[in-house]
């Protein structure tokens, strides 16, 4: 990181700090906020993209035929690992070099 693929109506909050605007950006509208939001930072917990495990299928090779090793692939099931997330639908409606956010891949 200007390309490609996936997803965004489910789900999940406490406590320390700091102190005023936050909810990507413009319009309007809603909403959260000095009973402390947003936003750092720790702990808890949500999810299952990837990883790993566990079952299954393919291939090759061994084999004492029970299966093992190597390499792919998949629904669903755990998840200690990488990430993400934890107020309303990406809050909503309209817009925009058709915007943004997380993930994977890829450089």
């Nucleotide at each position: 990181u200007a390309c490609c693929c996936a997803u965004c109506c489910a789900g999940a909050g406490c406590g320390g700090c700091u102190g005023a605007g936050a909810g990507a950006c413009c319009u309007g509208g809603c909403u959260c906020c000095g009973c402390g939001a947003c936003g750092c930072c720790g702990c808890a917990g949500c999810a299952a993209c990837c990883a790993c495990c566990a079952c299954c299928c393919c291939c090759a090779c061994g084999c004492a035929c029970g299966c093992g090793u190597g390499g792919g692939g998949a629904a669903c099931g755990g998840c200690c690992g990488g990430u993400g997330c934890u107020c309303a639908u990406g809050c909503c409606a309209g817009g925009a070099c058709u915007c943004g956010a997380u993930g994977g891949a890829g450089g």
Annotation:
Predicted 3D model of a 107-nucleotide RNA (SAM riboswitch aptamer (S box leader)). The coordinates come from a structure-prediction model, not an experiment, and the mean pLDDT is 81. The model forms 93% of the base pairs in the Rfam consensus.